[in-house]
Molecule: transfer RNA
Organism: Candidatus Nanoarchaeia archaeon
RNA sequence: CCCGGCGUAGCUCAAUCUGGCUAGAGCGAUCGGCUGUAGCCCGAUAGGUUGCAAGUUCAAAUCUCGCCGCCGGGA
Repeated sequence: CCCGGCGUAGCUCAAUCUGGCUAGAGCGAUCGGCUGUAGCCCGAUAGGUUGCAAGUUCAAAUCUCGCCGCCGGGA
């Protein structure tokens, strides 16, 4: 330098292929219930510019372009 894959909550991941249901799940955190206390268990709550920016569209996590980061391959 070229090619490919990935980037979504503190962590691990869905949703992308085929644009449209309010961006969700588990773990973790906080609070409450339970308990002599803690844990287990049950319930609730908070937490997201969907890596950044632009474009297309009535509508973008999803499509297109550029950039950044990580991984792999090639020269």